Overview:
The part of an RNA shown here (large-subunit ribosomal RNA, domain IV) has 332 nucleotides and comes from a marine metagenome. The coordinates come from a structure-prediction model, not an experiment, and the mean pLDDT is 88.
Context: one part of a larger RNA
């Protein structure tokens, strides 16, 4: 000096990206116990008090004994009276609490060896496929899963509890249907021609026509891939524009929610918290570039989650001292 402990005057997070670490709570009875809620919960809320030992009494309640209310013995409740010590859960093991918020509904699952998470999964929801020799998957087959199951069943795809809800576009491409017309192979048909040959034939080509699905094409279809405008003007102060005109568009973003894990300009702006706040918490709305099962806003309960705040507490710090152990170095 290193590690790894232990105490510390006074302050008490002033430390730091951040209370990281450490330190505080801590058991057992009693009393108490908020918002909110899906009425279960939130709760060990939160906040308080007790606590050993000795004796004495009183009282539940178990065994055994017997003289039936007594004896001894067990667990136990209440009272009173005393006793020690700084300190009676006397040591060790033994929740710190609270407030707001984001995201995920919880309880799980994950990157064996940097990441537990807001990823995954989950119960519900929805689309959509299959009538059983299922769909669908594996296999070259033979077979086998599905399943010794049947539509309350089984594959697949999205969403993801729970409440309210879930707008508009079918033009593209997808998927289901339709089948009148057009297009369309193989085959069907042989007008007409080629070559050889004297011919008979043989060979090669071949137009009409007649040919399926599929594409055209014509509907439907978004919890199917996806999309959901712009420009001008306009109210008796000013801004604003409820209107109004125009262009385009398959349709021009509904409700809700918005500086948001989405906001560029930006530490927008106001309010709040702080003596001082790029972060936080409530609003606005000018949405650079939220937006409805790639679900949209809510939401108790839950979380080694994430962020701000506060109390307790503290060697995190002012600022460092002292000690104990193991080490390292130096002297012998």
């Nucleotide at each position: 000096c290193c590690c790894u402990c232990g105490u510390u005057a006074a302050g008490g997070a002033a430390c730091u990206c951040g209370g990281c670490a450490a330190a505080a709570u801590a058991g057992c009875c009693c009393c108490g116990u908020a918002a909110c809620u899906u009425c279960g919960g939130g709760a060990g809320a939160a906040g308080g008090g007790g606590c050993g030992c000795u004796c004495u009494c009183a009282u539940g309640u178990g065994c055994a004994g017997c003289u039936u209310g007594c004896u001894g013995u067990g667990c136990g409740u209440g009272a009173g009276a005393g006793c020690c010590g700084c300190a009676g859960u006397g040591a060790a093991a033994u929740g710190g609490c609270c407030c707001a918020g984001g995201c995920g509904a919880c309880u799980g699952u994950u990157u064996a060896g940097c990441a537990a998470a807001a990823a995954c999964a989950c119960a519900g929801g929805u689309c959509u496929c299959c009538g059983c020799u299922a769909a669908a998957g594996c296999g070259c087959a033979a077979g086998c899963u599905g399943a010794c199951g049947u539509a309350u069943g089984g594959g697949g795809g999205c969403u993801g509890a729970c409440g309210c809800c879930u707008g508009c576009c079918c033009a593209g491409u997808g998927c289901u249907g339709g089948a009148a017309g057009g297009u369309u192979a193989a085959g069907a048909g042989g007008a007409g021609g080629g070559g050889u040959g004297c011919a008979a034939g043989c060979u090669c080509u071949g137009a009409a026509u007649c040919g399926a699905a599929g594409c055209c094409c014509c509907a439907g279809u978004g919890a199917a891939c996806g999309g959901c405008g712009g420009c001008u003007g306009u109210a008796a102060c000013u801004a604003u524009a409820a209107c109004a005109g125009u262009c385009c568009u398959a349709a021009g973003g509904u409700a809700g929610c918005g500086a948001a894990a989405u906001u560029c300009c930006u530490u927008g702006u106001c309010g709040g918290g702080u003596a001082a706040g790029u972060u936080c918490c409530g609003a606005c709305c000018c949405g650079c570039a939220c937006g409805a099962a790639u679900g949209g806003c809510g939401u108790a309960a839950c979380g080694a989650u994430c962020u701000g705040g506060g109390c307790a507490c503290u060697g995190u710090c002012u600022c460092a001292a002292c000690g104990a152990g193991g080490g390292a170095u130096c002297c012998g």

About this RNA:
Its Rfam family is "Bacterial large subunit ribosomal RNA". Gene Ontology terms of the family: structural constituent of ribosome and ribosome.